This is a predicted structure of a 265-nucleotide part of an RNA (large-subunit ribosomal RNA, domain VI) from an uncultured Clostridia bacterium.
Context: one part of a larger RNA
Parts: sequence; C1' cells; structure tokens
RNA sequence: CGCAGGAAAUUUGAAGGGAGCUGUCCUUAGUACGAGAGGACCGGGAUGGACGUACCAAUGGUGCACCGGUUGCCGUGCCAACGGCAUGGCCGGGUAGCCAAGUACGGACGGGAUAAACGCUGAAGGCAUCUAAGCGUGAAGCCCCCCUUAAGAUAAUAUUUCCCACAGCGUAAGCUGGUAAGAUCCCAUGAAGACUACAUGGUUGAUAGGCCGCAGGUGUAAGUGCAGUAAUGUAUUGAGCUGAGCGGUACUAAUCGAUCGAGGG
Repeated sequence: CGCAGGAAAUUUGAAGGGAGCUGUCCUUAGUACGAGAGGACCGGGAUGGACGUACCAAUGGUGCACCGGUUGCCGUGCCAACGGCAUGGCCGGGUAGCCAAGUACGGACGGGAUAAACGCUGAAGGCAUCUAAGCGUGAAGCCCCCCUUAAGAUAAUAUUUCCCACAGCGUAAGCUGGUAAGAUCCCAUGAAGACUACAUGGUUGAUAGGCCGCAGGUGUAAGUGCAGUAAUGUAUUGAGCUGAGCGGUACUAAUCGAUCGAGGG
C1' cells in the first nucleotide's frame, strides 16, 4: 500500500514445514514343523537405546549484586568492629533465572490409493490364462490422520461486536479539517526482546522501585554479661544479614498532554 467505510476480537485452511528409527524379554509354545538337533508364522504384553519436544516439583550444575570462614598488605587516630586490593584473593555453601546428567511426553492407532507379489471372474484362442473389459488382497514406502506456520490464498475466507452518517471548498469526481469506535506517541515495566515486534500497566492504578510480612539461603551478628592469665568458650540467639521468589501496601515514579483515525456504493 492492497484486501470497496473505519475498528476490536475470534476464526476456516489453499499451500508449506516438522515428525516418521529400533533392540531385548515374557507369553502364545518347547506348540506347528522336524528322525533328531533345533524351532516358528500369526496374536497379546513388558521394558530399553538413540533421537525429538516441553519443563524445573524432585536429583544436580551454574549462580562475579546472597551468607559465612580465612591469609597477606593498606586504610578508617588506637582496641574492637569494618572497608579496599590481591583470579569473585582463596575456601565452604547457595535463592530466582538458565540448564542436563534430571523429569514428563512423543513416534502410535486408524483410514484411502498402491509397488512387488498373490488372487476372483474371464475372453481373444470351445481348453487354459490374475488382464485384454471388470473386481479383490497387499508395504517401514505414497496421501490423510498427529504437531506447527498459514488469507499478499491479489481467487486477498468467514463469524461476532463496536462507531456513526459532521463541517468547509467544489457542478461532480474529489480535496481539506475537526471528531467517533479505536489506535499510536509518551511514560512504568518484563513472562518478551539485537533494534523493532510481543505482553502487562499508566492514579477508576499494584507496572517498577521502596516499605511490611513470608518463603528460601547462610549458619548463632554487633554490643554487653559470665568463665578463663590468655587464645577462646558461653548466654542473650536458629541470632544477624539476605539478589532476582510469593503476598500485601499508593510512600516514589507511570503527571499533564499530543497525534492519527469513518462519512462511501
């Protein structure tokens, strides 16, 4: 820009893409078959491998804005307590998120047309013949079925709902302007993300931050008392601190605004 007014939702599916794998065991049955050795088809069930998709409740990894321990040097006048640097100094743990080695699920079932092959009926050619006419069975393969994209599918689908017949110029076609439903800019953001887009929210508000409570993490803070010459221990104390998690709360910031957007047949 188009899809014969302008919008917001919900859709059909032409046509694409993805997937498509397979082992072992049990049973049928030591049956059919076979002198024996051996040993099935068909059917039913169980459990794996690899691959794929999704997810983070559990198991774990990571987790340079969380907690603790600790070495050396420097600093806050000193002690104590802290801070900085040394690969995050080193070390022990670890929330969310992300992730696999973890968890869950998938290949199926079924239908249609077929290949090789096997048939029915059956002439040419009194017989015979699956084939010439006609009709069947038949594969991990083909087309559906499953997942997914999808109406620029210009042959531009469909359904529902909302908005209304404004003003100026013009003979008219049309042009211009202010609006409606609605949308955007702008702003607070993240489950989204290179940008864009997408999604949530913008005071009639929980969108982010702060604060409060909780969960989870770390592991008993500082100060003080007591014991000990002291190192240290112990009580206060599962203390103190705590990023992303959950819930609440308008304290702070989403203010005020601006723009676009139908009038046709």
It matches the Rfam family "Bacterial large subunit ribosomal RNA".